The RNA shown here (Bacterial small signal recognition particle RNA) has 97 nucleotides and comes from a Verrucomicrobiales bacterium. Its mean pLDDT, the model's own confidence on a scale to 100, is 75. Its Rfam family is "Bacterial small signal recognition particle RNA". For this family Rfam cites "Kinship in the SRP RNA family" (Rosenblad et al., RNA Biol, 2009). It is annotated as a non-coding RNA gene. Rfam's curators write: The signal recognition particle (SRP) is a universally conserved ribonucleoprotein involved in the co-translational targeting of proteins to membranes.
RNA sequence: CGCCAGGGCCCAUGGAAUGUGGACUUGCGAACCCCGCCAGGGCCGGAAGGCAGCAACGGUAGCGUGCUCUGCAUCUGCCGUGGUGUCCCUGGUAUCU
Numbered sequence: 001c002g003c004c005a006g007g008g009c010c011c012a013u014g015g016a017a018u019g020u021g022g023a024c025u026u027g028c029g030a031a032c033c034c035c036g037c038c039a040g041g042g043c044c045g046g047a048a049g050g051c052a053g054c055a056a057c058g059g060u061a062g063c064g065u066g067c068u069c070u071g072c073a074u075c076u077g078c079c080g081u082g083g084u085g086u087c088c089c090u091g092g093u094a095u096c097u
Base pairs, nucleotide, nucleotide: 002093003092004091005090006089007088008087009085010083011082012081013080014079015078016076017074018073019072020071021070022069023068024066026064027063028062034059035058036057042051043050044049
């Protein structure tokens, strides 16, 4: 100095990690100023019946759980794959000195 191989670095890409949003699951769940339905009781009525409506019950807002699905972000640079090489490192090898 040439060639070969491997690794690093560069680019792309997939996964992971972290943060966050949504969906779904499940628990709690606004005494009243959320909804529905309203026992009892209350009011109106001669009566029939009607009215408002507490508790309970069902649901909603909301707060958690899952780590299940999905979206977004990333100097976490972790793992994998591919591409490229005028670069760096290591090993081997022919020739020259």